[in-house]
Order: sequence, then structure tokens, then C1' cells
RNA sequence: GGAGCCGGCCGGGCGGCCGCGGGCGGCGUUCGCGUCGUUCGAGGAAAGUCCGGACUCCACAGGGCAGGGUGCUGGGGAAGAUCCCAGGCGGGGGUGACCUCGCGGAAGCGCAACAGAGAGCAGACCGCCGCGCUUCGGUGCGGUAAGGGUGAAACGGUGAGGUAAGAGCUCACCAGCGGCACGGGUGAUCGUGCCGGCUCGGCAAGCCCCACCCGGAGCAAGGCCAAGUAGGCGAGCGUUCGAGGACGGCCCGUCCGAUGCUCGCGGGUAGGCCGCACGAGGCCUUCGGGCCCGCAGCGUCCGCGUUCGCGCGGGCGUUGAGACAGAUGGUCGCCGGGCCGCCGCGAGGCGGUCGCACAGGAUCCGGCUUACAGGCCGGCUCCUCAU
Repeated sequence: GGAGCCGGCCGGGCGGCCGCGGGCGGCGUUCGCGUCGUUCGAGGAAAGUCCGGACUCCACAGGGCAGGGUGCUGGGGAAGAUCCCAGGCGGGGGUGACCUCGCGGAAGCGCAACAGAGAGCAGACCGCCGCGCUUCGGUGCGGUAAGGGUGAAACGGUGAGGUAAGAGCUCACCAGCGGCACGGGUGAUCGUGCCGGCUCGGCAAGCCCCACCCGGAGCAAGGCCAAGUAGGCGAGCGUUCGAGGACGGCCCGUCCGAUGCUCGCGGGUAGGCCGCACGAGGCCUUCGGGCCCGCAGCGUCCGCGUUCGCGCGGGCGUUGAGACAGAUGGUCGCCGGGCCGCCGCGAGGCGGUCGCACAGGAUCCGGCUUACAGGCCGGCUCCUCAU
């Protein structure tokens, strides 16, 4: 100098004007709200809704069957099933940093396309060997898994002995399997030694077996208030001896009038309110809450540093989106950035242009996954060059 690997982080900044939603305070109010001030107001993924929970309601003696889920080890955390960290064993990729996939059990019932003689009690197609026959080309019977061929897979590998030819048939070493002992490790498991010729395996995401776990629905949960000219129940009054109503200040009067009128009760609908807002931190509690701790913003004070913009540390006070068809937007300027053109050896400068990644709350939280312009920091690897 070039090419990469891993981890972490940021993801526009400042200001002016206009505007939007919530809280608090002031003023006004027809009590619906309006207005002024102040303060707060989306994300690293708010997304997918894949997993787990908080919370709420319903169900629930106990046991079993069925069904579903999980499955190497240790630790973390509220939890884990598909989370995180560290590790174990096995497979694959890369020169390497490193990446990636898998994980209880093969006892039982099963499965293995095509090719191939033969694929689950292995198996003689070619070849090799023996014996018989032969028209000398072969052919029949038997032996043989060392060689060839097929296949994803053909029943250990190399060498020696042995044999008609061969074969763990025998032996040495290696590999595997099983057993025993010792040692390391919390453990998964690893190492060493000895013994046994014991010697093929795959699929459990086919059924199955073992161990452990598992009620259902979800904030449209659920709770409270509660209108009607909608409707339920009860009581009283009343139906030509008329309750009640209309006209009306009252009486008379006129008209209407029986599925009626009055009162009470409870439920629900429309609608409204709560649930609903920093923390899945701790302690106490008379269960209302209180105290402490931690995180962040704002105001103020003190100290230190300062490039005078501010930054760091500490004290005090205060605050922590909560809408309900759903607020966080628009516009302008400067800085930053991308793209294009010109100038310059170069650093860079000038002009034009683009609002400039993915996206956005809807009960909340933890995790995973997916999307993402551009940029920053740290560690590591390989190649090349120079000293």
C1' cells in the first nucleotide's frame, strides 16, 4: 500500500416563522371549550408478530388417556421453546483472521429412488482357484469378498504369514466398538494404560421409546358511570261513577283518552371515564401509599477544564409521549452530506442540483428476525513493498 474477518457505535446539526397532541398554571366561559405562558412529545428497528412474560377475564378436587412442545454441558435472567455468554462433540467452507450446520435414544416395527449380480437372515456379474466335460471357442459344479464394475452407501485399513485361490484364518501396527482401571474437568467430555478379533452403517423431520413441561382467550382484555321518543320487572291509580293529558295564571268549560298514567327498581345500548405510562431495582406498609437506589431531560448553584461555543463532576428542585381515526408537520437560512460540471500536480476551490437510508407509536416489557443511504471507533488475518 492492497484485500479481508470480528466486535461496538452513530444514523444529520443549529436557528427564524407558521402549525399539531398531552400535562401544569393564569384569564375568560354559554361549562362544550377558547386563549396566553411554560413544559413534554417516536425508533434502532416504533416493523414482522416468530418466542417468552407482566396484566385482565373465564375455567379448574385428584389421577390417567389423547394432543402439543422441548431435548449436549455450565452459567445468566422474571421466563425460555427458537434468548445471551462461555464451553463439549461431530460435519462442511476459507491460505488465514474466522464463518456455518447439527445435538436424548437405533431396543422394536419400518424405509432406502436410479444404477447394480447382490441393499438388510448380505451378495458370485466379470475376474481368480479346484474338479469334471470339451468340437479347445468354452461349459457344468464347487470354493473365494483379495482385484474390477454399480452406487450416497457393498460388512474395517496397511503389511507379513498362510492358502488350490482367498478370507481377522493368524500376527504386528492403525482405526472403530465394548469392558475395566487410573488421571484432568462443576459438567458435557477429554487423556493414558490394559483386555476382548468383537468389526459396516444411515434415517427418529416415518412410526416409536425415554425424561421434563403444557388450561383458554386476549387491552376489541377488563372495570366504572350512564341518555333516549328503545325495552324489562314491581307497586299504586284508572277504563263512561273516567286516572291522566291539551287549551289556560286559576276555576268553569271544550276536546283527547285505556296495549293508559304516575312512581320505584335493576340491566344493557349510544356515549363518556378508567385501564394508560421513566425502571421486570430494593426495603417497609394500616395496602391508600411511603422511603431509598438507578437512568434521562430541563432549570439553578458550586468546583475544575476551556479553542469562551461549551465540556466534565457534584448539590438542590422539577419532570418522564399517551393520541382514539389517531399529534411530532410545513417552510426559509446557515453548516454537514450525496450526485454532476469546471478549475487545480495536489490538498482543495467555484457553480449547479438533491431534503438527504430504512421507517414510524396505539396496553406495556424482554428476546429473535427482517429493512437500512452514509459514516465513526477498536481488535485481528493474509498478500506485497521498504528498512
Description: Predicted 3D model of a 387-nucleotide RNA (Bacterial RNase P class A) from an Actinomycetota bacterium. Model confidence (mean pLDDT): 75 of 100. Rfam family: Bacterial RNase P class A. The family's RNA type in Rfam is ribozyme. RNAcentral holds the sequence, with entries from ENA. The gene name in the source record is rnpB.